RNA sequence: CUUAUCAAGAAAGGUGGAGGGUUAUGGCCCGAUGAUACCUUAGCAACCUCCUCAACGCAUGCGUUGAGAACUGGUGCUAAUUCCAUCUCUGACAAUAGUCAGAGGAAGAUAAG
Numbered sequence: 001c002u003u004a005u006c007a008a009g010a011a012a013g014g015u016g017g018a019g020g021g022u023u024a025u026g027g028c029c030c031g032a033u034g035a036u037a038c039c040u041u042a043g044c045a046a047c048c049u050c051c052u053c054a055a056c057g058c059a060u061g062c063g064u065u066g067a068g069a070a071c072u073g074g075u076g077c078u079a080a081u082u083c084c085a086u087c088u089c090u091g092a093c094a095a096u097a098g099u100c101a102g103a104g105g106a107a108g109a110u111a112a113g
Stems, first nucleotide, its partner, number of pairs: 001113006011041005019030003024086004042078003047074002051068008082107001087104007
């Protein structure tokens, strides 16, 4: 950079001691009944790998697509939708500011290339 996914799922112990939820602002939460982080174990999931089935293609054992499984390996994840909003559009309400709902975008995360 490209593609796919992001409303579901899954916790105990130890270390440590103050902020944390990626950055900014606002909101809302978590946190001395010890959070975030790190380590161990366990678990979740099914992106890749492995395995099974079907269809198609050909170079005839591989490729593509779809479905399944969770025994192997590589990751990932285990508060809250990616915690919510921010930008654009649409609809409803409202005198304005704005509120609510929906769609998209941006940014981010993860995987594969």
The prediction has a mean pLDDT of 78. A computed fold for a 113-nucleotide RNA from uncultured Nemorincola sp., annotated as SAM riboswitch aptamer (S box leader). Lineage of the source: Bacteria > Pseudomonadati > Bacteroidota > Chitinophagales > Nemorincola.